[in-house]
RNA sequence: AGAGUUUGAUCCUGGCUCAGGAUGAACGCUGGCGGCGUGCUUAACACAUGCAAGUCGAACGAUUAAAGCACCUUCGGGUGUGUAUAGAGUGGCGAACGGGUGAGUAACACGUGACCAACCUGCCUCAUGCACUGGGAUAACUACUGGAAACGAUAGCUAAUACCAGAUACUAUCUUUUAUCCGCAUGGAUAAAAGAUGAAAGCUUAUACGGCAUGAGAUGGGGUCGCGGCCCAUUAGGUAGUCGGCGGGGUAACGGCCCACCGAGCCUGCGAUGGGUAGCCGGACUGAGAGGUCGAUCGGCCACAUUGGGACUGAGAUACGGCCCAGACUCCUACGGGAGGCAGCAGUGGGGAAUAUUGCGCAAUGGGGGAAACCCUGACGCAGCAACGCCGCGUGCGGGAUGAAGGCUUUCGGGUUGUAAACCGCUUUCAGCAGGGAAGAUACAAGACGGUACCUGCAGAAGAAGCCCCGGCUAAAUACGUGCCAGCAGCCGCGGUAAUACGUAUGGGGCAAGCGUUAUCCGGAUUCAUUGGGCGUAAAGCGCGCGCAGGCGGGUGCCUAAGCGGGACCUCUAAUCUCGGGGCUCAACCCCGAGCCGGGUUCCGAACUGGACACCUCGGGUUCGGUAGGGGAGAUCGGAAUUCCCGGUGUAGCGGUGGAAUGCGCAGAUAUCGGGAAGAACACCGAUGGCGAAGGCAGAUCUCUGGGCCGCAACCGACGCUGAGGCGCGAAAGCUGGGGGAGCGAACAGGAUUAGAUACCCUGGUAGUCCCAGCCGUAAACGAUGAACACUAGGUGUGGGGAAGACUUCUUUUCCGUGCCGCAGCUAACGCAUUAAGUGUUCCGCCUGGGGAGUACGGCCGCAAGGCUAAAACUCAAAGGAAUUGACGGGGGCCCGCACAAGCAGCGGAGCAUGUGGCUUAAUUCGAAGCAACGCGAAGAACCUUACCAGGGCUUGACAUGUAGGUGAAGCGGUGGAAACACCGUGGCCGAGAGGAGCCUACACAGGUGGUGCAUGGCUGUCGUCAGCUCGUGUCGUGAGAUGUUGGGUUAAGUCCCGCAACGAGCGCAACCCCUGUUCUGUGUUGCCAGCAUUUAGUUGGGGACUCACAGAAGACUGCCGGCGUUAAGCCGGAGGAAGGUGGGGACGACGUCAAGUCAUCAUGCCCCUUACGUCCUGGGCUGCACACGUGCUACAAUGGCCGGCACAGAGGGUUGCCACCCCGCGAGGGGGAGCGGAUCCCUAAAAGCCGGUCCCAGUUCGGAUCGUAGGCUGAAACCCGCCUGCGUGAAGUCGGAGUUGCUAGUAAUCGCGGAUCAGCAUGCCGCGGUGAAUGCGUUCCCGGGCCUUGUACACACCGCCCGUCACACCACCCGAGUCGUCUGCACCCGAAGCCGCCGGCCUAACGCAAGAAGGAGGCGUCGAAGGUGUGGAGGGUGAGGGGGGUGAAGUCGUAACAAGGUAGCCGUACCGGAAGGUGCGGCUG
Repeated sequence: AGAGUUUGAUCCUGGCUCAGGAUGAACGCUGGCGGCGUGCUUAACACAUGCAAGUCGAACGAUUAAAGCACCUUCGGGUGUGUAUAGAGUGGCGAACGGGUGAGUAACACGUGACCAACCUGCCUCAUGCACUGGGAUAACUACUGGAAACGAUAGCUAAUACCAGAUACUAUCUUUUAUCCGCAUGGAUAAAAGAUGAAAGCUUAUACGGCAUGAGAUGGGGUCGCGGCCCAUUAGGUAGUCGGCGGGGUAACGGCCCACCGAGCCUGCGAUGGGUAGCCGGACUGAGAGGUCGAUCGGCCACAUUGGGACUGAGAUACGGCCCAGACUCCUACGGGAGGCAGCAGUGGGGAAUAUUGCGCAAUGGGGGAAACCCUGACGCAGCAACGCCGCGUGCGGGAUGAAGGCUUUCGGGUUGUAAACCGCUUUCAGCAGGGAAGAUACAAGACGGUACCUGCAGAAGAAGCCCCGGCUAAAUACGUGCCAGCAGCCGCGGUAAUACGUAUGGGGCAAGCGUUAUCCGGAUUCAUUGGGCGUAAAGCGCGCGCAGGCGGGUGCCUAAGCGGGACCUCUAAUCUCGGGGCUCAACCCCGAGCCGGGUUCCGAACUGGACACCUCGGGUUCGGUAGGGGAGAUCGGAAUUCCCGGUGUAGCGGUGGAAUGCGCAGAUAUCGGGAAGAACACCGAUGGCGAAGGCAGAUCUCUGGGCCGCAACCGACGCUGAGGCGCGAAAGCUGGGGGAGCGAACAGGAUUAGAUACCCUGGUAGUCCCAGCCGUAAACGAUGAACACUAGGUGUGGGGAAGACUUCUUUUCCGUGCCGCAGCUAACGCAUUAAGUGUUCCGCCUGGGGAGUACGGCCGCAAGGCUAAAACUCAAAGGAAUUGACGGGGGCCCGCACAAGCAGCGGAGCAUGUGGCUUAAUUCGAAGCAACGCGAAGAACCUUACCAGGGCUUGACAUGUAGGUGAAGCGGUGGAAACACCGUGGCCGAGAGGAGCCUACACAGGUGGUGCAUGGCUGUCGUCAGCUCGUGUCGUGAGAUGUUGGGUUAAGUCCCGCAACGAGCGCAACCCCUGUUCUGUGUUGCCAGCAUUUAGUUGGGGACUCACAGAAGACUGCCGGCGUUAAGCCGGAGGAAGGUGGGGACGACGUCAAGUCAUCAUGCCCCUUACGUCCUGGGCUGCACACGUGCUACAAUGGCCGGCACAGAGGGUUGCCACCCCGCGAGGGGGAGCGGAUCCCUAAAAGCCGGUCCCAGUUCGGAUCGUAGGCUGAAACCCGCCUGCGUGAAGUCGGAGUUGCUAGUAAUCGCGGAUCAGCAUGCCGCGGUGAAUGCGUUCCCGGGCCUUGUACACACCGCCCGUCACACCACCCGAGUCGUCUGCACCCGAAGCCGCCGGCCUAACGCAAGAAGGAGGCGUCGAAGGUGUGGAGGGUGAGGGGGGUGAAGUCGUAACAAGGUAGCCGUACCGGAAGGUGCGGCUG
């Protein structure tokens, strides 16, 4: 310090997630030792048991009564004395501390700083003074008595440092008077005088200890104020003792704290009141910091003690281990009554994910009592339990390669575990055993911890390692298993047969007595942004103005000192933190010293901000003179057009559309002319122009009226800017009432369109549109850009005004407005750019992931529609902006192609052949599937092939290699069998040998046309022989990328030329290769034959001229001419030429696409089978047939069929072959048989054609299917299931619906010939030649393609994406007749305890002669908790049913949006419709 995740990729915005640290933790696995800490976060739930606050005999009386002492003694003992001791009582002090908890509390509760001239303070310290004289009771106790108990009643006795009366007293208090001094107000202090009031206690041998008064101190407390620290405004008003005054009461004290009266205030947008939450702080965690979160342990404060109320005592309490009352609960009970309060320490139950011992000790520290000894102390000191945390230590160290064994893996060579182990040497921390043994303690004694820490010795590597992770982030990978299963997962995402992501193993990485997980907080997150963000398009500028508060504010002078800066002082408890130092062996931990932030007081300074005063003119304003304008309001007027009415002319249609129809019209429309009526809107001018704050504003005139701009001077003198609330204006639609209504026109109706058409189109048409009055208050109310001011290059239009110079127009300049282009700068980019989105200042508004949702609830407004304000649950890992490359478009431009068009011939109809689907079957083996599967793999299924089926066999196998062992091989014949095979017989390999071959047995292994073409290689198809696809360097861009490759021409072509931030290059194109077309040269046999000779015949001689063959060469390059073109590339025409612009044809197929095809050609990973999924054999099947499709053949005839005659090819093939010729057969063919391994012989007849004849338009002399029959050939074998021949039979079919195919020249069409495969079997396939056309205007349209451009919400790329209803499941939410409990306001009733007040009568020791005083019980009253009744409010649970929302691999209906998305879309509003949505009105361009 960052990283992952939106995309095909990019940049940005933006959320989600991760790596770090932390914890009073918990859970999982594991666990050696020690030190120091920490340990109910939940039920402030309920508690058994024990303990946690007592002490004092030197305050008191009585009792108990040991030792000792004294006396007596009947020796049993008794009496007296006796500060032992003991328990209870009176009395004193303490019990208000210490300890616990955080329920309540949003408060002067806390923190901090002040103040009290408005206060108290036991014990402690200091000082001064005093302690005199009296009195009456009472508990204990005794007696008696009630009660189960708790606890009492009555009578009698007694003491005090208990209680009471009197006296005395001051620096006490109060009253009055006077004086002095002081203060921030009230006021305070001091001194003097007079008067009044108020004290006491003793004990002890003694020292000592105590008592009272007053003052001071210290300590502790009380009160007041400033400032500070949570959320909600969907809480905006609250308040009647409320606010103040006067008087009084009360208190330690101020005070409405309380009361009576008077006044009407007080708090609040700087957030009152209400609601929610919460103890506050020092601090802790985190963070660079600023901050954020938390408030365990330790320390300070507060609050509470079963719930609520209350007072008493006291220095102090409204009292955790006190009291009274009420409520709930628990316990005891003899039912009459009683008792209790662990949020003290342990402990129990319960709750919970979860938190310890009913331990030891008062030795230390501290506390209470006491003169002290001492007692008490679950405070505390220790120990126990828990890896809960932090820190430290150990589980060994060194050597050791044959790199052992084993494990894992492997390409079988090895690699790895791994110096790891074994083995050798060494050490002993910790634990263990044994011996010694503290400090902590002071002044004699006294140590829980503790026989602990520590020291010493002994033995032995001995007793001591796990957890998580290994796809990326993130460090560390392989194998096997599994097969979208089981599972993982923090995010992205893994898993559907080769998973580095699941599980296991091995190996590795990390941390380590721990390691992971979960939860929570901070960080990363600059993702609430003060430090430190944004708002044109990503979320975000209020529709616009006016303006109160608030915030901010021009120049000069002087003063001030609030802000600001500096110094000093006070404070900021301790601990913590940081720094320095020290102590435990180190560390954690502990100790010492210093430092830090904040607050306050005071002094100084005066630049800036603020404040006071005085002035200034540039901001702003006023006056004056000009000036433009659809600025606003009212009134009046005008013409054109539409419609309607009347009349004329006139006749059959009009109207409307893509085409129609509905509609109108012979009752006279439309058209046309004249007249009239009515309403609405104002053509041209008109604009990119003007005005207005915005909405908006347009015929003309008049009246009223707002604002702007320019100019010149004068005046005012900062009067300014912004603006939360507030107020006003505010298109269209809509609403209310009243008018008006021509045209247009939601709804509605009809007609079309359509699968449907609640739409688009058409015909009608109501609200409405218009006016008046009043509402509504919203729009894509947009420049998607708040207002104001200042500054920062220019250029060029245009509107308004001015100045100067020329003097018609013009030029220069200035101010204001409105556009375009553009620099710097800014921006994610697009873009903005003096009209900023630049640079700054001020103020306001707004944003913080998407969906849910601008919704629900609440509130305010509205007649309503609805508007404004505005969430949450839940859900997703994105949603988004700009730009890029593609792809796509029922976008555009340019251009190709038998793509269309123009033609020719077909297919689709028939019959047959063949392939496929389907059906069938024991099997009909498998594959191929739009183009690009279907006469395809298959260049040839009767057996074989053959992979399929049935049956019969074999198991090292039909086939390969190796090892070991064995062996009168193999073969042949016979028998059985359907065969495979089995059995019998026969046979007796090569080599000198070793051995080899063969065979048999056994083991390794073979074998598989079994699966996966979505694991692959190779090969192939296709786009497409389309002209494209890329790279290097440079340049541009943040980047993806762009440029080059675009542009202007041109081409078949990214072919070439020109231009150009590109320059070059590669793969493609073309060329090089083959065939063919012309010529030449060479060679002429088996080829050829002009001339010569010879012949039936190039037969022979001969010839090389020609043809031809085989080699080689030439030729064509836009080379030449003309025109066009840019002088280019090139195009057009021409000449020459066999051929002319790539002459024709072939081979040749760029980067890539289709997970295209093929595991059944072959190869191959993995999986599967192994007496079978291998292999052999026989037979069957692949040929099955209601049917459908593809591809062909033959036809339907006369351009023909048939018969006869005659002619002309090319290219191939041939010895298991082609077969001349002869014979036989009607023929297929058969029998002989020459030649030829071929320019020689054969296949070989070419056919169409030509000549002649016949048929005469018919289901025919067309057509030949089908069937019958007789034959032939191949082959072991033609039944299933071959081909051919003869004779006979003679089906459909008369040119083929929708639709569809091929072809642009030697092509189509037509005609035959050959070959591969092959025993035999082509209508298929591959070739060959013969005859030989028609048409092409042209590129609008269909299909495919190329280039440029545009839009995009597509990128699996339009076979894309995507919207809404409906149906189903689940989830959360809202409403809901209600209902349940909680909190709370108000009113009333009842009214405990108790304080206070009042009281006739009653009772009573102290004083009093008495009366009485005083006290007590009792009664009454105010207040008053709980309770009750009624009525509101808030939030919560539940609720039949209703509502929308979200989510959910393959449901239904449509197609709304994205392309011009097929009607451009969207916004507001209104109506309508199953649904998306449609339509009207106005607006926007996104």